A computed fold for a 248-nucleotide part of an RNA from a Patescibacteria group bacterium, annotated as large-subunit ribosomal RNA, domain VI.
Context: one part of a larger RNA
RNA sequence: CGUGGAAAUUUGAGAAGGCGCAUCUCUAGUACGAGAGGACCGAGAUGCACGGAGCUCUGGUGUACCAGUUGUCCUACCAAGGGCACUGCUGGGUAGCCAUCUUUGGUUAAGAUAAACGCUGAAAGCAUCUAAGCGUGAAGCUGUCUUCAAGAUUAGAUUUCUAGACUGGUUAGAGACGAUAACCUUGAUAGGCUCUACGUGUAAGUACAGUAAUGUAUUGAGCGGAGGAGUACUAAUAAGUCGUAAGA
Repeated sequence: CGUGGAAAUUUGAGAAGGCGCAUCUCUAGUACGAGAGGACCGAGAUGCACGGAGCUCUGGUGUACCAGUUGUCCUACCAAGGGCACUGCUGGGUAGCCAUCUUUGGUUAAGAUAAACGCUGAAAGCAUCUAAGCGUGAAGCUGUCUUCAAGAUUAGAUUUCUAGACUGGUUAGAGACGAUAACCUUGAUAGGCUCUACGUGUAAGUACAGUAAUGUAUUGAGCGGAGGAGUACUAAUAAGUCGUAAGA
C1' cells in the first nucleotide's frame, strides 16, 4: 500500500516440525531341535537420548540483601560507621533467569506403495506373479498429531457496531528500537509508606559478670533488591491531531 470503515471469533490452500531407541517380564524354556540352544505373534513394565512447558521440589547464579573477618585511610579520639583492596575475602540467600530439577510428548486407525511373496493367465496347447486383470506387503510416502498460515491479489467466512484512533504521561504479564499489554484522578499504573511472606541470624545503646579479651539480658533482635496485599502521600496535569457525522 492492497484486501470495501472498526472490533472480535474463525476456515485452511499452503508451509514447517514430530514419528525415536534399548532393556526386562509374561506368553514359554512353549513351537522348533538328537542335543546345545531357542523363537514368531501378542500383553505389560522400566530406562536412555531428543522435543515442549515450568520453578512446587533438588540445586546453580543472585556485583544495590544479611552476617563474619584481614590490611589501610577517613569521620578529632573511644565506640559506632564509611572508602579502597577481584563484589577485598568468607558463610548464607528473596525475586528473576537457569538445569543437573519437575512435568509432559512421540498414540492409533486408514490409503497408495518399495523390495519381496502370491492368485488367475496367455504370448509359447506346457510352464510362467505380468503381457490384460486381481491380492499381501515397511520405522519409509499420504494422512492421523503440533505450530504458523487469506499478499490464498481466487486477498475467504461468521457475529457485532456507528464510534474511535493516535500523540503525550505512569508502567510491565512486553521488550534491541518499533511493537504488545495495563493504567491515566470516575485512578492502585509505578514510586513512597504500612502490614506480610521470605533472607540473614540475636543490631545499636544500656545494664550486669569479668583485671581483660569476652559473655549474658533487653532480643528470634535489628536490617533488608526485585515477592504478596492495603493505602492517593508523589507522579500519571492540561491538552492537541486525525477520523466519523446527528445536523447546518
Its mean pLDDT, the model's own confidence on a scale to 100, is 84. The organism belongs to Bacteria candidate phyla, within Bacteria.